Large-subunit ribosomal RNA, domain VI from a metagenome, 246 nucleotides, folded computationally. The full RNA is in RNAcentral, with records from SILVA. The prediction has a mean pLDDT of 87.
Context: one part of a larger RNA
């Protein structure tokens, strides 16, 4: 760009991907069959491997903007307690994300048409013959079923709304369940969009000061403290103003 205004919502499937796996064990049953060793079809059930997909409640990783301990070595005039460097300076942890080692779920079920093959009626050949007319079963194959996409399906479909003027849609600004970058999605004061403050979960792990015990390292109370990045809930204090032009 098309789809004979535009624009929103919800759809319909022509098509087109994708999945399609398989063991043991229990029973049925020591049961049909078989002298006897031995040993089942069919159906019913549990468990598992391998593969997919989705998920973070658990377990486990990560988690250089989260706490803590430590070593040098430089700063803060000293001391105390901090900052910088040194691979994140090393070493213990660890919250949200994202993860598989982790959880959850899936291959069915059923229904058409055949494949070998097995059949039935049945002649050409008064008889036989599953075949020639005709008719039934039969397979993890196949079509369908299950999942996902899909009207550029140019045959471009359907169905309901709005607007005919500013119906919608864009610049612009605050963002994240999106994202190179656009797009997709959330919000712009009639507003919880995103910082920020409050609470909270969750992490560390018991701060600084002061008291006090000890010559002192250091311990004890104040203290389950103090500090905290992404959680969750709330609250307009800060930005989301005003505008444009189609």
């Nucleotide at each position: 760009c098309g789809u004979g205004g535009g624009a929103g919502u919800a759809u319909u499937g022509a098509g087109u991907g994708g999945a399609c796996c398989u063991g043991a064990c229990u029973u049925u049953a020591g049961u049909a069959c078989g002298a006897g060793a031995g040993g089942a079809c069919c159906g019913a059930g549990u468990u598992g491997g391998a593969c997919g997909a989705a998920c973070c409640u658990c377990u486990a990783g990560u988690g250089u903007a989260c706490c803590u301990g430590u070593u040098g070595u430089u700063u803060u005039g000293c001391c105390a307690g901090g900052g910088g460097c040194a691979u994140u300076g090393c070493a213990g942890g660890g919250u949200a994300g994202c993860u598989a080692u982790g959880u959850u779920c899936g291959g069915a079920c059923u229904g058409g048409a055949u494949a070998a093959g097995c059949a039935c009626u049945g002649a050409a050949a008064g008889c036989a013959u599953c075949u020639a007319a005709g008719u039934g079963c039969g397979a993890a194959g196949c079509c369908a079923a299950c999942c996902a996409c899909a009207a550029g399906a140019u045959a471009a479909g359907u169905a309901c709304u709005c607007c005919a003027u500013g119906a919608g849609a864009g610049u612009c600004g605050u963002c994240a369940g999106a994202g190179a970058c656009u797009a997709u999605g959330a919000c712009g004061u009639u507003g919880a969009u995103a910082g920020g403050c409050g609470a909270u979960a969750g992490g560390u792990g018991u701060a600084a000061g002061u008291a006090c015990a000890g010559c002192g390292a250091u311990g004890u109370a104040u203290u389950c403290a103090g500090c905290c990045g992404a959680g969750u809930c709330g609250u307009a204090c800060u930005a989301a103003u005003u505008a444009c032009a189609c």